This is a predicted structure of a 71-nucleotide RNA (transfer RNA) from a Patescibacteria group bacterium. The organism belongs to Bacteria candidate phyla, within Bacteria. The sequence is in RNAcentral, with records from ENA and MGnify. It matches the Rfam family "tRNA". It is annotated as a transfer RNA. Its mean pLDDT, the model's own confidence on a scale to 100, is 83.
RNA sequence: GGGCUCGUAGGUAAGUGGUAUACCGUACCCUUCGCAUGGGUAAGUUGGCGGUUCGAUUCCGCCCGAGUCCA
Repeated sequence: GGGCUCGUAGGUAAGUGGUAUACCGUACCCUUCGCAUGGGUAAGUUGGCGGUUCGAUUCCGCCCGAGUCCA
């Protein structure tokens, strides 16, 4: 330098055009004399900039970053 794969809550992942989801974690509430366990509620996420589209996390381009292969 080039090819391929990937980038989504604090963490690990799903979702692949129509309000973004689960588990763990976090905060609060109930339960307890107290702690733990258990139950309930809530906050929190699409790497960046453009394009296509009525509508983009999803499709396309470039950039940034990670992994892998070739030279």